[in-house]
Context: one part of a larger RNA
RNA sequence: GAUUGAACGCUGGCGGCAUGCCUUACACAUGCAAGUCGAACGGCAGCACGGGAGCUUGCUCCUGGUGGCGAGUGGCGAACGGGUGAGUAAUGCAUCGGAACGUGCCCUGAAGUGGGGGAUAACGCAGCGAAAGUUGCGCUAAUACCGCAUAUUCUGUGAGCAGGAAAGCAGGGGAUCGCAAGACCUUGCGCUUUAGGAGCGGCCGAUGUCGGAUUAGCUAGUUGGUGGGGUAAUGGCUCACCAAGGCGACGAUCAGUAGCUGGUCUGAGAGGAUGAUCAGCCACAUUGGGACUGAGACACGGCCCAAACUCCCACGGGAGGCAGCAGUGGGGAAUCUUGCGCAAUGGCGAAAGCCUGACGCAGCCAUGCCGCGUGAAUGAUGAAGGUCUUAGGAUUGUAAAAUUCUUUCACCGGGGACGAUAAUGACGGUACCCGGAGAAGAAGCCCCGGCUAACUUCGUGCCAGCAGCCGCGGUAAUACGAAGGGGGCUAGCGUUGCUC
Numbered sequence: 001g002a003u004u005g006a007a008c009g010c011u012g013g014c015g016g017c018a019u020g021c022c023u024u025a026c027a028c029a030u031g032c033a034a035g036u037c038g039a040a041c042g043g044c045a046g047c048a049c050g051g052g053a054g055c056u057u058g059c060u061c062c063u064g065g066u067g068g069c070g071a072g073u074g075g076c077g078a079a080c081g082g083g084u085g086a087g088u089a090a091u092g093c094a095u096c097g098g099a100a101c102g103u104g105c106c107c108u109g110a111a112g113u114g115g116g117g118g119a120u121a122a123c124g125c126a127g128c129g130a131a132a133g134u135u136g137c138g139c140u141a142a143u144a145c146c147g148c149a150u151a152u153u154c155u156g157u158g159a160g161c162a163g164g165a166a167a168g169c170a171g172g173g174g175a176u177c178g179c180a181a182g183a184c185c186u187u188g189c190g191c192u193u194u195a196g197g198a199g200c201g202g203c204c205g206a207u208g209u210c211g212g213a214u215u216a217g218c219u220a221g222u223u224g225g226u227g228g229g230g231u232a233a234u235g236g237c238u239c240a241c242c243a244a245g246g247c248g249a250c251g252a253u254c255a256g257u258a259g260c261u262g263g264u265c266u267g268a269g270a271g272g273a274u275g276a277u278c279a280g281c282c283a284c285a286u287u288g289g290g291a292c293u294g295a296g297a298c299a300c301g302g303c304c305c306a307a308a309c310u311c312c313c314a315c316g317g318g319a320g321g322c323a324g325c326a327g328u329g330g331g332g333a334a335u336c337u338u339g340c341g342c343a344a345u346g347g348c349g350a351a352a353g354c355c356u357g358a359c360g361c362a363g364c365c366a367u368g369c370c371g372c373g374u375g376a377a378u379g380a381u382g383a384a385g386g387u388c389u390u391a392g393g394a395u396u397g398u399a400a401a402a403u404u405c406u407u408u409c410a411c412c413g414g415g416g417a418c419g420a421u422a423a424u425g426a427c428g429g430u431a432c433c434c435g436g437a438g439a440a441g442a443a444g445c446c447c448c449g450g451c452u453a454a455c456u457u458c459g460u461g462c463c464a465g466c467a468g469c470c471g472c473g474g475u476a477a478u479a480c481g482a483a484g485g486g487g488g489c490u491a492g493c494g495u496u497g498c499u500c
Base pairs, nucleotide, nucleotide: 001500002499004497006496007495008494009493010492013372014371015370016369017368018367020364021331026329027328028327030326031325032324035076036075037074040073041072043069044068047067048066049065050063051062052061053060054059055058083284084283085282092209093208094207095206096205097204098203101201102200103199106197107196108195109194110193111192112191113190114148116146117145123138124137125136126135127134128133154163155162156161168189169188170187171186172185173184176183177182210256212254217247218246219245222244223243224242225241226240227239228238229237259281260280261279262278263274264273265272266271286307287306288305289304290303309320310319311318312317337362339361340360341359346355347354348353375405376404377403378402385396386395387394388393409441411436412435413434414433415432419427444489445488446487447486448485449470450469451468455484456483457482458481459480465472466471
């Protein structure tokens, strides 16, 4: 000098764009953050409409008939999006390669969608429990579940054969059948099997990836083979047997520290430092372990077990997990609102639509960067006042006053968007435009001995104090304190910390 997720002191007008718990991966009150589908299903708790009954004429009762729909079965989603960096020095990351794999939704192609069955929630009845919840009996549906048939392909194979699927729903309709519902036909969406693709993911190898030798030896599933098992898949991944290997001064092992990268800061570069915000990958979700479901998890707002902590309790037993968004306590030098909206993205749905603290916005903070303003021109009796003085004057100083103008920003009044292709705008009566009044509402901080731009007077008297280094102060201090003057930067200025 540059830089900063900064903090502190003094000061503070406006706008735009960004950033904002770096410390205790400390504990959390409260609200919200993942639902959706009635065009899969049985139904009808509540609401509205229609119909019926009773009448006291504006109320009550009944009725799934209609719109819809609490709870329930079922499907898809919940593995994304959001947070954090504890762990991890390599099961990670970066780059370049590889072969023994998987894949819901999506795209392209091929084949099919036939015929049956038994249950179960909801519900009803009866119980238990303080609660959380739970038991028995009975009824019922499906795109829930299970056989049978069929098999282009698929799987196994001793190549003969064997095994293995499916589900319907909605709209429309001339004839035919049917009392009707409907059958039937057709269109759309689905369902099953399979081939390929796209995207995504799992696995393997090479190279690189902090410092310590005051850590020198480490290793028994250890290293390799054979054969079982296991996985979507290779493999000591696991097991039995066999062999005795494998790694290491080119630093194994051990202990310490640390998420990695694109990048960021600095520097002429080489390099050094760093990894906030944004993007990619990884890991974690109170601590430790485990599996279930599923295309995908060993799953932040799922389950089970153990532990610590907190809460409820009728003492028998239960409930919870903010490293989601706000917010609270605590820690700390220090880091924001318990805001608005789904108008643009993701989930579900045929759609209407619903949900979405992701996201879009607004709020707070000079935390940073950028822009603007606090007036302009003229104005010498060089006014008054202040300060200094050799007492003449000098300086503050065109500075002020005064005169003539202007109106950015802020203020008041009026109009008023883009973002939204038909509708739908939180932002927002915002940005922006027009008009009005009036210099009106808007300047501080640090420094002045040398380094280093900027000097005098008074006070103090090795005191009080200053100080980045050298050093000032003991009676004439340009170095302390104050004043006048001056220098620098400017809505900031200075100090402290970090990095180059």